Overview: THF (Tetrahydrofolate) riboswitch aptamer from Fumia xinanensis, 101 nucleotides, folded computationally.
RNA sequence: AGCAGAGUAGACAAACAGGCGUUAAGUGUCUGGCAGACGGGGAGUUGCUGCCGGGACGAAAAGCGAUAUCGCUUGCGGUCUGAUUGUCGCAUCCCGCUGUU
Repeated sequence: AGCAGAGUAGACAAACAGGCGUUAAGUGUCUGGCAGACGGGGAGUUGCUGCCGGGACGAAAAGCGAUAUCGCUUGCGGUCUGAUUGUCGCAUCCCGCUGUU
């Protein structure tokens, strides 16, 4: 110097457990602002995540009991959290690491 490779945060899916909502929050979508993270080191986006605000759209309840703004059960929600398994996975650039020539 060439070639090959490993590794992060995280994302998604499945089944499990515990919550929340079902008087509609949450999720998804559009938009404004702010912040954060992005393989071991440095840089870092028009990508990602979070928070705050705004717009449009929009839903699955049923049964039982009761001391009647309640409780329980079964459902429902592109619902939340946790641990498990699997899949994907540094946007990109430079350097480094491992193997090999």
Of the family's consensus pairs, 83% are formed in the model. The prediction has a mean pLDDT of 77. RNAcentral holds the sequence, with entries from Rfam. Lineage of the source: Bacteria > Bacillati > Bacillota > Oscillospiraceae > Fumia. It matches the Rfam family "THF (Tetrahydrofolate) riboswitch aptamer". Its family is annotated with tetrahydrofolate metabolic process in the Gene Ontology. Rfam's curators write: Tetrahydrofolate (THF) riboswitch was first reported for Ames et al. as an RNA motif in 5' untranslated (5'-UTR)regions of folate transport and biosynthesis genes in Firmicutes genomes.